[in-house]
Record summary: Two RNAs folded together computationally: RNase P RNA and transfer RNA, 434 nucleotides in total. Model confidence (mean pLDDT): 75 of 100. Rfam match: Bacterial RNase P class A. It is annotated as a ribozyme.
């Protein structure tokens, strides 16, 4: 200098004027007026996970759904941290739904002989039979043996060497690779290393069904509570051998409870108050921990609207770009709606650390 | 707030136990006709919305994401 990897931070600052929402104080019968304080984000977004909170039968089971290496963190998680194994990369580093295919079922196109209790197309072999031939060799056919060689494929049932054989083959032996079992060592563990035994050599797919282990009730702030307002109970269907309701935007069964009414459609009211913002809260510091995170102390109060406020303008300074050097232009993604913890997505800029390549000293 | 579906050629749609993507209309060329239409024959045209993953292999399976549509309250 170039290319790349990881992490952190900011989201223009200050002041004047005008305007809007909310809290508090004052005035006022009240609409309101005055003063003062305060007023969007790292994602407020998507609503993809996990919870709090509220209501509903917080009975059992089945179907159903989710998660899936190990240890830890957490209120909880499909999130985070640290590791193990595997994969990619020269590397910094990144990624992985990563239990089971020697429980069962299923699939593996095309090509190929054969795609999974293996299989004989070519080739090789004959202690087998027949024909041609005087016989042998040879040629052809049938029968049988053979997975060493050929070729196909994403994938072909271990590799090399020797023995063995008619030819061959873990058929046997040695070494190597893998798998399973046993033992020792290290580790909390996933697992790793070493040694021994077994010729055991067993294909892949479970983000196919499935099996195993663990977990899972539903609805959602229009939850829900209260006040006010409104009104009329209208139509249809079913129902005493018991329909139906009770846990409801998955279904079902059994049981229990209620039970003379139940379901569907239509009609009326669609105003206000609470829930509503102090919370697994923020900031600083110390301690423990590799870390995620936890604990102690101090300090702070930090939006609560309801068709919905959070804006506009001027001045100075700061950043980027352009040139006429004091002017002009630019400044991303995006706007709370019950509240948190994550994930994902959108997006401007700055800083730090590390890796690789090249050049110079 | 809660939930569901769709995206494949220019247009409308098919595409199932995952195996080289089709149909109709449209376009183009040829035949037919004096010419056009209709008809007949043939051809071209595809990042299967996008990005990853699983797999030997993905339109199909899984995850994320974009756009559009619908339902309930």
């Nucleotide at each position: 200098u170039g290319a790349g990897c990881a992490g952190g931070c900011c989201a223009g600052a200050c002041g004047g004027c005008c305007g809007c929402g909310g809290g508090c104080g004052g005035c006022g019968c009240a609409u309101g007026c005055c003063g003062u304080c305060u007023g969007a984000g790292g994602a407020a977004a998507g609503u993809c996970c996990g919870a709090g909170c509220u209501c509903c039968a917080c009975g059992g089971g089945g179907c159903g759904g989710g998660u899936g290496c190990u240890g830890g963190g957490u209120a909880a998680c499909a999130c985070c941290c640290a590791g193990u194994g595997g994969a990619a990369g020269c590397g910094a580093u990144u990624c992985c739904a990563a239990g089971g295919a020697a429980a069962g079922u299923g699939c593996c196109a095309c090509a190929g002989a054969a795609a999974a209790c293996a299989a004989a197309c070519c080739g090789c072999c004959g202690c087998g039979c027949c024909g041609c031939u005087c016989c042998a060799u040879g040629c052809g056919g049938c029968c049988g043996g053979u997975a060493a060689g050929g070729g196909u494929g994403a994938a072909a049932c271990g590799g090399u060497a020797a023995g063995g054989u008619a030819a061959g083959a873990g058929c046997u032996u040695a070494c190597c690779a893998g798998u399973g079992c046993c033992g020792c060592u290290g580790g909390u563990g996933a697992c790793a290393g070493c040694g021994g035994c077994a010729g055991c050599u067993c294909g892949g797919c479970a983000a196919a069904c499935c099996c195993c282990a663990c977990c899972c009730g539903g609805a959602g702030a229009a939850a829900g509570a209260c006040c006010a307002a409104a009104u009329a109970g209208g139509a249809g269907a079913g129902g005493a051998g018991a329909a139906g309701a009770c846990c409801c935007c998955g279904c079902u069964u059994c049981g229990c409870u209620c039970g003379a009414c139940u379901c569907u459609c239509g009609g009326g009211u669609u105003g206000g108050u609470c829930g509503c913002u102090c919370g697994a809260g923020g900031u600083g510091u110390c301690c423990g921990g590799u870390a995620a995170c936890g604990g102690g102390c101090a300090u702070c109060c930090c939006a609560g609207a309801u068709a919905a406020a959070u804006g506009g303008u001027c001045g100075u300074c700061a950043c980027c770009c352009g040139c006429u050097u004091g002017c002009g232009g630019g400044a991303a993604c995006a706007g709370a709606a019950c509240u948190c913890g994550g994930c994902u997505u959108a997006c401007g800029g700055c800083c730090u650390g590390c890796u690789c390549a090249u050049c110079c000293c | 707030g809660c939930g569901g579906g769709c995206u494949u050629a220019g247009c409308u749609c098919a595409g199932u136990u995952g195996g080289u993507a089709g149909a109709g209309c449209a376009u183009c060329a040829g035949c037919u006709u004096c010419c056009c239409a209709a008809g007949c024959u043939g051809a071209g045209g595809g990042u299967c919305g996008c990005g990853a993953g699983u797999u030997c292999g993905a339109g199909c399976c899984u995850c994320g994401u974009a756009g559009c549509c619908c339902g309930c309250u």